[in-house]
Context: one part of a larger RNA
RNA sequence: UUGGGCGUAAAGGACGCGCAGGCGGAUUGGCAAGUCUGACGUGAAAGCUCCACUGCUCACCAGGGAGAGUGCGUUGGAAACUGCUGAUCUUGAGGUCCGGAGAGGCCAGCGGAAUUCCCGGUGUAGCGGUGGAAUGCGUAGAUAUCGGGAAGAACACCAGUGGCGAAGGCGGCUGGCUGGACGGCACCUGACGCUGAGGCGCGAAAGUGUGGGGAGCGAACGGGAUUAGAUACCCCGGUAGUCCACACUGUAAACGUUGGGUACUAGGUGUUGCGGGUAUCGACCCCUGCAGUGCCGCAGCUAACGUAUUAAGUACCCCGCCUGGGGAGUACGGUCGCAAGGCUGAAACUC
Numbered sequence: 001u002u003g004g005g006c007g008u009a010a011a012g013g014a015c016g017c018g019c020a021g022g023c024g025g026a027u028u029g030g031c032a033a034g035u036c037u038g039a040c041g042u043g044a045a046a047g048c049u050c051c052a053c054u055g056c057u058c059a060c061c062a063g064g065g066a067g068a069g070u071g072c073g074u075u076g077g078a079a080a081c082u083g084c085u086g087a088u089c090u091u092g093a094g095g096u097c098c099g100g101a102g103a104g105g106c107c108a109g110c111g112g113a114a115u116u117c118c119c120g121g122u123g124u125a126g127c128g129g130u131g132g133a134a135u136g137c138g139u140a141g142a143u144a145u146c147g148g149g150a151a152g153a154a155c156a157c158c159a160g161u162g163g164c165g166a167a168g169g170c171g172g173c174u175g176g177c178u179g180g181a182c183g184g185c186a187c188c189u190g191a192c193g194c195u196g197a198g199g200c201g202c203g204a205a206a207g208u209g210u211g212g213g214g215a216g217c218g219a220a221c222g223g224g225a226u227u228a229g230a231u232a233c234c235c236c237g238g239u240a241g242u243c244c245a246c247a248c249u250g251u252a253a254a255c256g257u258u259g260g261g262u263a264c265u266a267g268g269u270g271u272u273g274c275g276g277g278u279a280u281c282g283a284c285c286c287c288u289g290c291a292g293u294g295c296c297g298c299a300g301c302u303a304a305c306g307u308a309u310u311a312a313g314u315a316c317c318c319c320g321c322c323u324g325g326g327g328a329g330u331a332c333g334g335u336c337g338c339a340a341g342g343c344u345g346a347a348a349c350u351c
Base pairs, nucleotide, nucleotide: 003323004322005321006320007305008304012319015201016200017199021195022194023193025089026088027087028086029085030084031083033082034081035078036077037076038075039074040073041072042071048067049066050065051064053063054062055061092192093189094188095187097184098183099182104178105177106176107175108174109173110172111155115151116150117149118148119147120146121145122144126137127136163170164169207248208247209246210245211244212243216242217241221237222236223235224234259318260317261316262315263314264313267296268295269294270293271292272291273290274289275288276287277286300307301306324351325350326349333344334343335342336341
């Protein structure tokens, strides 16, 4: 609990779908709940404001009169706006049709290079590694080289501030299944929309469970060095893991550190997809529209940095969040999880 804020000072939910709720396009009729207006009633007393009022010598105080009491109720009226309701509309939204782009997702199959291992050939004393070495490997024949085989994982070039996806993320090739976006025609529906507490789903890496797989790499661990030491950096090994299936976990510098939607507000220059025009034999070039993605930059904004039609400008709608540092994302409780732990989330005390 107002106000002011949330790119970098505290603060945008990791992301989506969506019930309730909040908000909602154009024209017209009706109703009159909100709204505006008149009247009446009520709004106890005390208190408050006003009175050359009255009583105490004044005042305090007490008494009298008037008003306010922003409200509530009843009733009459208004109909611009909000609401409810009837009718209509097409610009918001959605759909049909045509078209091309894409590492969007899932499944199956296939390919070559490289690496390691195994078998065989050639061949002989070294190889490897480093700042220099050593551990290590090698005369039981290594390294090098040639041929053959096996396995697992990842896909050089193309490759691009290129593309796709809500985010996480997605990259060899082929096929199957499948989601979304974009462009074009303006044919159909006729506000069907936006947001979204809860809820549901998705969610890198690491980690967990069961089963498989294991080439390379490699926490832990062992060894060699370095060093005063070296529980490191460097070197030789190496287990979990990294891979697959199914199930969990639900976190992140999940970042554009910037929630979503709509409208408006100078330009310049790249690039991706689609379209129109001009031109040409034709691809280009040139002019132009829409959608995306970059850079530069005016006004404006900003504490500055910067941002600037992909806004952090100008406005409106909805959600989330912040309110000094530490204690602390801790304790307790609740809830979820097999666990690790997640979510929710204080206080004392202290500066």